[in-house]
Molecule: c-di-AMP riboswitch aptamer (ydaO/yuaA leader)
Organism: Blastococcus fimeti
């Protein structure tokens, strides 16, 4: 004196996920704001593919779709190798769309391109109705730079 790591206040990011009330309070209930699904007229669909019988569809959300790549398993062709096609699961780079810089935008730079839910069924969609209101992360005072602009001094 420094460096790690916690705790608590507070401040920021993703996201709808924030605030107030009440109660008999491990916890449950109600509002407001937000978000999200069902669900008419009228538009739209109503002519999907293979072929006698199989594939269903659909939401929430930025997470679509591509790759004559590389490696792994299955079958098939082949007498076997070897080679070649189909799937299928890793790994990879790539995209469609998303997100960030502590005033706003743009630019530069960075990172996402995930999961999971309904259960054969839902287009749009006033009236109507049904549900959600979670999780996760990073700062400790300029968090990165650079333009334009706005506020305040």
């Nucleotide at each position: 004196c420094g460096c790690c790591g916690g705790g608590c206040g507070c401040c920021g990011c993703c996201g709808a996920a924030u605030c107030g009330c009440c109660c008999g309070c491990a916890g449950g209930g109600c509002g407001a704001g937000c978000c999200g699904g069902g669900g008419a007229c009228c538009c739209a669909c109503c002519g999907c593919a293979g072929u006698a019988c199989u594939g269903g569809g659909g939401g929430u959300g930025a997470a679509u779709c591509c790759c004559g790549g590389c490696c792994c398993c299955g079958g098939a062709c082949c007498u076997c190798c070897a080679g070649u096609c189909c799937g299928g699961g890793g790994c990879g780079g790539g995209u469609a769309g998303g997100g960030c810089u502590a005033c706003u935008u743009c630019c530069c730079g960075c990172c996402c391109g995930a999961a999971u839910c309904c259960g054969u069924c839902a287009g749009c969609u006033a009236a109507c109705u049904c549900g959600g209101u979670a999780g996760g992360c990073g700062g400790c005072u300029c968090a990165c730079g650079g333009a334009a602009g706005a506020a305040c001094u």